Predicted 3D model of a 74-nucleotide RNA (transfer RNA) from a Candidatus Aenigmatarchaeota archaeon.
It matches the Rfam family "tRNA".
RNAcentral records the identical sequence in 2 taxa.
RNA sequence: GGGCCCGUAGCUCAGUUGGAUAGAGCACUCGCCUCCUAAGCGAGGGGUCGGGGGUUCGAAUCCCCUCGGGUCCG
Numbered sequence: 001g002g003g004c005c006c007g008u009a010g011c012u013c014a015g016u017u018g019g020a021u022a023g024a025g026c027a028c029u030c031g032c033c034u035c036c037u038a039a040g041c042g043a044g045g046g047g048u049c050g051g052g053g054g055u056u057c058g059a060a061u062c063c064c065c066u067c068g069g070g071u072c073c074g
Stems, first nucleotide, its partner, number of pairs: 001073007010026004019057001028044005050066005
């Protein structure tokens, strides 16, 4: 330098034949339960979907550029 893969909530990830309020588990906060803790149950907060631009009525999803990580080739 070139190819491929990954980048979505604090963490691990799902969602990628575009469809219409962005989700799950764990974690966190509050409540119930308990003598207390844990477990269990209920509720809640939290995300510019790495960044920018484009296509489209509509983009996490398609296209271009770019940043970070991994891997292979030279």